[in-house]
Context: one part of a larger RNA
Molecule: large-subunit ribosomal RNA, domain I
Organism: Pseudomonadota bacterium
C1' cells in the first nucleotide's frame, strides 16, 4: 500500500415533517384620488439594528360595541418603569391626528429640498414665527373690457368639474418581424406581439333601410351544431362563413320633421290687421313674414304623423274682453295603470337578508405498556356534532372546534308607504311632414371566410351628386316581377369575459436542487453608470428542563466528568445522517 471487520471523522443525500407555494370551486367586491391617492423619505420605543405599527396626539388618542384577567407587537430573552374589576392589553366599527416627498398644484429644483406674494394672529416693529389662499384646463355664472362707435377679443372673481394609481378582462387610434410555404415576392405569421387614448364592473353590441324564400322568422350577446362544408386561395402553404337547428338570458324605448304656443332678434303692413265661432256691445297694435331657443305634438311599414271636418266618451270648477248657445283649454277628484338599469325624476319614514367582533354549545372512566397513552384491555356514553387542527405515541366523549341555535355598534342588497308620472277612440278629406353634401356614381384603399374576382354588402380619401310614399333600401353584377324592410339622430338590464383583492373550501398537486425568484429581516444581500439581473439560506427536545459545580486548558477555542433528560453518537456547526474523501484498532495479503 491492498482487501475485510468493528469503530470513528468529514460530509450531506435519502426518510419523515409544515405557518410555504401550485391549480381550482362557491360566495362576495370589483376600485382609489385634489377632504391630496397608489408609492415612498424621514421620524416615531425607557435602552432600539431590522421588521411591524404609527405620524411632531408618532408600537399610539377619542368615542361606540364585544371580551373578561392579564398587559406594554416579532427577531427576543432578561431588565428597568408602569397599566389593569373605576375593566387595561385584545378584536370590530365610527372619528381625531396624519411631517416631507409624489398627480404635486404658490415659484423653482439634481424627489423627500430651496424659495415667496398677499391677508389675518403675535409684537413697539416694515424683522420673525404661526395660520389661511395662491397651478393649469373645461363648463357655468357675474363683473369689467382694447385695436375700433356698438360690439367683440381679452382680462378678473365666484362655483362646480378633470388631472395620477391600479392585476387581468374592454373599446377604438396606430402596428411588426421572426415564423409556414420545406428558397421567396402575392399570402401566412396577424390585425397577434408592442405603443397610445379612454371606460366600466363589466366594456361592446342592440330594437330590422335584418334574414328568408313564395313557406315564414322577429332587437343584441354568448354556447353546442351546421362544418373543416359552401367558398377562398402564387386554386400553394393556408385561410374559412352564413342560412338552417338547438340552449342560456330575455325589455324594450327616446328623439329630429310637419302643426301649436311662447321669448328674443330682424323685416313688414295701415284696407286697419287681431282679441276662440256665431249676435250684440267692447277694447285698440296686441299683427304679420324670417331665424333661434323652449314648452307641447309626434316616432311609423298590414305605412306612420300633422292638418280640417264629421261623430263617439266620467265628474266638479275655472278661463279663453261682456252677455247667452256652441266649443278647447287647464285645474281638482275619482278610476286605471306604471316608476328611479333604458323609457321624466327626487326625497323621506319603516321593514330589512347579508355583512360585520363575538356568544352558548352533547358525550369516558379504569387497569397494562410506556418518559409521556390519545395506543392495547375492559365496560360505558353522545351524536342535527365521527369536518379539522391540537394536546408529551394514533382521542367522537382532554382542549380549540364542528352540527345546530343566536348576536351590538356600524354598513346594507331589497321590500313597502308616503311620493312620482301617464291617461281619449274611431271615420273621411287634405297632399302638409317623415333626419342632405345624406343614399347613389366614379377613382383610390379598407373591412367582410371572400386576394378584383362575375363581386353584391359595409366603411371612405378625392370628385360628381338625388327622392319624400306615385317614395327609398335589399334579396351576391345587371335588368325585370316578385317579396321584404324603412338608412342618413340617441339610449337600453340580463345571459358573456377577467381576477389585483375578501371569506369559505378542494387536490391519485409540490415537500426544501421541488413547490412562487421568495416557507428565514426577499424583490432582500450583491452584481450594472443605467435600463435591469438577481441569489443562498426551513427542522435540538414534549418541555429549555440550553448543561450548576469540578478538571485538561492561555481568566481561549475544544474537551472529560457531573447534573438535565426516554434518547446528548438529541449539546445549540443540534432529528434522521448514505456515498465520495479520511482516520483509528484487529486479522490476513505483499
Nucleotide at each position: 500500500a491492498g482487501c475485510a471487520u468493528a469503530c470513528g471523522g468529514u460530509g450531506a443525500a435519502u426518510g419523515c415533517c409544515c405557518u410555504g407555494g401550485u391549480a381550482u370551486u362557491g360566495a362576495g367586491a370589483g376600485a382609489u384620488g385634489a377632504u391630496g391617492a397608489a408609492g415612498g423619505a424621514c421620524g416615531u420605543g425607557g435602552a432600539u439594528a431590522g421588521c411591524u405599527g404609527c405620524g411632531a396626539u408618532a408600537a399610539g388618542c377619542u368615542u361606540c360595541g364585544g371580551g373578561g384577567a392579564g398587559c406594554u407587537g416579532c427577531u427576543a430573552a432578561a431588565c428597568g418603569a408602569g397599566c389593569u374589576g373605576u375593566g387595561a392589553u385584545c378584536c370590530g366599527a365610527a372619528g381625531a391626528u396624519u411631517u416631507c416627498c409624489g398627480a404635486a398644484u404658490g415659484g423653482g429644483a439634481a424627489a423627500a429640498c430651496c424659495u415667496a406674494u398677499u391677508a389675518a394672529a403675535g409684537u413697539a416693529a416694515a424683522c420673525c414665527u404661526u395660520u389661511a389662499a395662491u397651478a393649469c384646463u373645461g363648463c357655468c355664472a357675474g363683473c369689467u373690457g382694447a385695436a375700433u362707435a356698438c360690439a367683440u377679443a381679452g382680462g378678473c372673481u365666484g362655483g362646480c368639474a378633470g388631472c395620477g394609481u391600479g392585476a387581468a378582462c374592454g373599446a377604438a387610434g396606430g402596428g411588426a418581424a421572426c415564423u409556414g410555404a420545406a428558397a421567396c415576392a402575392u399570402c401566412u405569421a396577424a390585425g397577434u406581439a408592442c405603443c397610445u387614448u379612454c371606460a366600466g364592473g363589466a366594456a361592446a353590441a342592440g330594437a330590422a333601410a335584418u334574414c328568408a324564400a313564395c313557406c315564414g322568422a322577429g332587437a343584441u350577446u354568448c354556447c353546442c351544431c351546421u362544418a373543416g362544408u359552401a367558398g377562398u386561395g402564387g386554386c400553394g402553404a393556408g385561410c374559412g362563413a352564413a342560412c338552417g337547428g338547438g340552449g342560456a338570458a330575455c325589455a324594450g324605448c327616446c328623439u329630429a320633421a310637419a302643426c301649436c304656443g311662447u321669448a328674443c332678434a330682424u323685416g313688414c303692413u295701415u284696407a286697419u290687421a287681431g282679441c276662440c265661432g256665431g249676435u250684440a256691445g267692447g277694447c285698440g297694435u296686441u299683427g304679420u313674414a324670417u331665424g333661434u331657443g323652449c314648452g307641447g305634438g309626434g316616432u311609423c311599414a298590414c305605412g306612420g304623423g300633422g292638418c280640417u271636418u264629421u261623430u263617439c266618451a266620467g265628474g266638479u270648477g275655472u278661463u279663453u274682453c261682456u252677455a247667452c248657445c256652441g266649443a278647447a283649454a287647464c285645474a281638482c277628484c275619482a278610476g286605471u295603470g306604471a316608476g328611479u338599469u333604458a323609457c321624466a325624476a327626487a326625497a323621506g319614514g319603516c321593514c330589512g337578508a347579508g355583512c360585520g367582533a363575538g356568544u352558548c354549545g352533547a358525550a369516558c372512566u379504569g387497569c397494562c405498556u410506556g418518559g409521556a397513552a390519545a395506543g392495547g384491555c375492559a365496560g360505558a356514553c353522545c351524536a342535527a356534532a365521527g369536518a379539522c387542527g391540537g394536546u408529551g405515541a394514533u382521542a367522537g366523549u382532554c382542549c380549540g372546534g364542528u352540527a345546530g341555535a343566536c348576536g351590538a355598534a356600524g354598513c346594507g342588497a331589497g321590500g313597502u308607504c308616503u311620493c312620482u308620472c301617464a291617461c281619449g277612440g274611431a271615420a273621411a278629406g287634405u297632399c302638409c311632414c317623415c333626419a342632405a353634401g345624406u343614399a347613389c356614381c366614379a377613382c383610390g384603399a379598407g373591412a367582410c371566410a371572400c386576394g378584383u374576382g362575375a363581386a353584391a354588402u359595409c366603411u371612405u380619401g378625392u370628385g360628381g351628386g338625388a327622392a319624400u310614399u306615385u317614395g327609398g333600401g335589399a334579396g351576391g353584377a345587371c335588368c325585370a316581377u316578385c317579396u321584404u324592410c324603412c338608412a342618413a339622430g340617441g339610449c337600453u338590464a340580463a345571459a358573456u369575459a377577467c381576477u389585483a383583492c375578501u371569506c369559505a373550501g378542494u387536490a391519485a398537486c409540490c415537500g426544501a436542487u421541488a413547490g412562487c425568484g421568495u416557507a428565514c429581516a426577499a424583490g432582500u444581500a450583491c452584481c450594472g453608470c443605467g435600463a435591469g439581473g438577481g441569489a443562498a439560506a426551513g427542522g435540538u427536545g414534549a418541555a429549555a428542563a440550553g448543561a450548576a459545580c469540578c478538571c485538561c486548558g492561555a481568566u481561549g477555542a475544544g474537551g472529560g466528568g457531573a447534573g438535565u433528560g426516554a434518547a446528548a453518537u438529541a449539546g445549540a456547526a443540534c432529528c434522521u445522517g448514505c456515498a465520495a474523501c479520511u482516520g483509528u484498532a484487529u486479522g490476513c495479503u505483499u